The prediction has a mean pLDDT of 76. The RNA shown here (SAM riboswitch aptamer (S box leader)) has 85 nucleotides and comes from Ruminococcaceae bacterium YRB3002. NCBI's taxonomy places the organism under Bacteria, Bacillati, Clostridia, Eubacteriales, Oscillospiraceae. It matches the Rfam family "SAM riboswitch aptamer (S box leader)". About the family: The SAM riboswitch is found upstream of a number of genes which code for proteins involved in methionine or cysteine biosynthesis in Gram-positive bacteria.
[in-house]
RNA sequence: UAACCAUAAAGAGUACGCGAGGGACAAGCCCAUUGACCGUACAGCAACCUGCAAUAGUAAGGUGCUAAAGCUUGAACGAUGGGUC
Numbered sequence: 001u002a003a004c005c006a007u008a009a010a011g012a013g014u015a016c017g018c019g020a021g022g023g024a025c026a027a028g029c030c031c032a033u034u035g036a037c038c039g040u041a042c043a044g045c046a047a048c049c050u051g052c053a054a055u056a057g058u059a060a061g062g063u064g065c066u067a068a069a070g071c072u073u074g075a076a077c078g079a080u081g082g083g084u085c
Stems, first nucleotide, its partner, number of pairs: 004082004013042005021031003025074004043066003048062003051058002070077001
C1' cells in the first nucleotide's frame, strides 16, 4: 500500500460497572433511564490468517462478531484482519 477476500443476507449473550445518548456520514427508520452505547468477566458464533491435518475437516493461537442484511437508501464512504507490491 491498488485490485481482491473475510467480518457482512447465515450463526451466536448473560452478569456486573457506568450513566445519556447510540446505530461511522446524510436522509429515514430504529435502540435507549424497564439503563442503550461503552468497559470488564465469563460464555458463545464463525472459519479470514497461523497451527494441526490434508484438499474433507479441526478449533489450539491471532483478528472479527454475538438488535435490526454494514438496519435501509444514498454517496461509492469508513474500520479491523488478510492479501498484492